Record summary: Predicted 3D model of a 521-nucleotide part of an RNA (small-subunit ribosomal RNA, 5' domain) from an uncultured bacterium. It matches the Rfam family "Bacterial small subunit ribosomal RNA". The family is grouped with related families in Rfam's "SSU clan".
[in-house]
Context: one part of a larger RNA
């Protein structure tokens, strides 16, 4: 002088921040990605029409029963709204979280791809013709303790399959022109083959297909940096290079065959051990050293440990499959689960919070929109953890009261301190007013919050404490103690006058903090 601190004593307020650094240890219980009916068939409900049962006041009777307003049940129908399981489409690859692994092109930084993609978004040009077959959902069976199935039968779709057209694409081939960095690349021009599409609606639009080009994203490859040990000196066989072939979006030994025998290495391989890296923090005059919490870009993981599947993209954290650990249920055949999201819970530890409150602001998904979803966000709740701020009275007051302490007993000191006398009223309390954040043409729309602020009120009233006093270092005396009992950073104090122990009066310093450990510099 710092600090994601912790520990001891204290403790008024407010403001911004920060708050599991140990067990990447196990998790009960809630939330954390769903949305679209303007892509489909179905289905509830409502509302309307048709039918009109069961009752059934009156009435009428020959006493058997008739008639009969009313009464709406069943059922069946068309249009509206609304609401959906399930098909389908987008998102779930984004946002959140950890830092185990990694010493690497990981990560920073400066190039490269004539070796690559790229949904949604912007531009521009073109296009959408006509067909079939099917599977949920539903119905009947029908297995199972549960999960979860299974067979038959029906059925739409902007789901899925052909045909058609098609060129600036894509592959070949012919001519012709440019360039360049070796393999090559661009460009015209002409031939041949392949290859697409979806339709909704409130008519106003959103939407499909092909191509190009852009932004954005993302892959690939170099040069240079990037910790310790030599008490690790050799290391490599797909190893290194090359050829054929596969493979990928896309070069490569990235795979595979065959060839050759290389490669790498004291300019430090290999191996061991630590460790996510960077902007930045800290400190320092600087150079350097030290780290690497929040915020921010990047990588990497998501019980461990491999695999592929969709997809425009996949470490696929709240997808799938398989094996292992654990833990649940079970009718013992079988299932079922993954907080390193946001709270919470055990547990380890010197330690680190609420099972809040809202989508109103910001942004993120899905919808045309209304919207709806968002522990991302925004806020509120603990914690003196940390920074800044502001209080805990302010003037006047000498009998220098009293009371303590101390003396050479005169006195000194506490000390203008206190009472006392005259103001103030910050916070902190009571009362009343009360927002900005709200941007949408307009009108509506605040979790925070009746919170910030403003007025007014009541009275010093409610609000100081820790360390220190040998020297270093600011700050001294009395007792008590007697090498005891203890301090102590370092040098050292203590053994009958201790300014160094322990107490009290005095003092010095910092103050809502003040010491003490621990770490860096």
């Nucleotide at each position: 002088g710092a600090c994601g601190a912790a520990c001891g004593c204290u403790g008024g307020c407010g403001g911004c921040g920060u708050g599991c650094c140990u067990a990447a240890c196990a998790c009960a219980u809630g939330c954390a990605a769903g949305u679209c009916g303007a892509a489909c068939g179905g289905g509830a409900u409502a509302c309307c029409c048709c039918u009109g049962a069961a009752g059934g006041a009156g009435g009428c009777u020959u006493c058997g029963g008739c008639c009969a307003a009313c009464g709406g049940a069943c059922g069946g129908g068309a249009c509206u709204a609304u609401c959906u399981a399930g098909u389908g489409g987008c998102g779930g690859a984004c946002g959140g979280g950890u830092g185990a692994g990694u010493a690497a092109c990981g990560c920073g930084u400066g190039a490269g791809c004539a070796a690559u993609c790229u949904g949604c978004c912007c531009u521009u040009c073109g296009g959408a013709g006509g067909g079939g077959g099917a599977c949920a959902a539903c119905a009947g069976c029908u297995g199972g303790a549960a999960a979860c199935g299974g067979c038959u039968g029906c059925u739409a779709a902007u789901a899925c399959c052909g045909c058609a057209u098609g060129a600036u694409g894509u592959g070949c081939c012919a001519g012709g022109g440019a360039g360049g960095c070796a393999u090559c690349u661009c460009c015209c021009u002409g031939g041949c083959a392949c290859c697409a599409a979806a339709g909704a609606u409130u008519u106003a639009u959103c939407g499909c297909c092909g191509a190009a080009g852009g932004a954005u994203g993302a892959g690939c490859u170099c040069g240079c940096g990037u910790c310790u040990g030599a008490u690790u000196a050799g290391c490599u066989a797909g190893u290194u290079g090359g050829u054929g072939g596969g493979g990928u979006a896309a070069a490569g030994g990235c795979c595979u065959a065959c060839c050759a025998a290389g490669g790498c290495g004291a300019c430090g391989a290999u191996c061991a051990g630590u460790a996510g890296c960077c902007g930045g923090a800290c400190u320092g005059a600087g150079a350097g050293g030290u780290u690497g919490a929040u915020c921010g870009g990047c990588c990497a993981c998501a019980u461990u440990g491999g695999g592929a599947c969709u997809g425009a993209g996949a470490u696929a954290c709240g997808g799938c499959c398989c094996a292992g650990a654990c833990u649940c249920c079970u009718a013992c055949g079988g299932g079922a689960g993954g907080c390193a999201g946001c709270a919470g819970u055990g547990g380890g530890g010197a330690a680190u919070a609420u099972u809040g409150g809202g989508c109103a602001a910001u942004g993120g998904g899905g919808g045309c929109a209304a919207c709806c979803c968002u522990g991302a966000c925004c806020c509120a709740g603990c914690a003196a953890c940390g920074c800044c701020g502001c209080g805990u009275g302010a003037a006047g007051g000498a009998a220098g009261a009293a009371g303590g302490c101390u003396u050479u007993c005169g006195g000194g000191u506490u000390g203008u301190a206190a009472a006392c006398u005259u103001c103030u009223u910050u916070g902190a309390c009571g009362a009343g007013g009360g927002a900005c954040g709200a941007a949408a043409c307009a009108a509506a729309u605040g979790a925070c919050g009746g919170u910030a602020c403003c007025u007014c009120g009541a009275a010093a009233a409610c609000a100081a404490g820790c360390c220190a006093c040998g020297g270093c270092u600011a700050a001294c005396u009395a007792c008590g103690u007697g090498c005891c009992a203890g301090c102590a950073g370092c040098c050292g104090c203590g053994g009958u006058a201790a300014u160094a122990c322990g107490u009290a009066g005095g003092u010095g310093g910092c103050a809502a903090g003040c010491g003490u450990u621990g770490u860096c510099c």
The RNAcentral record of the full RNA draws on ENA.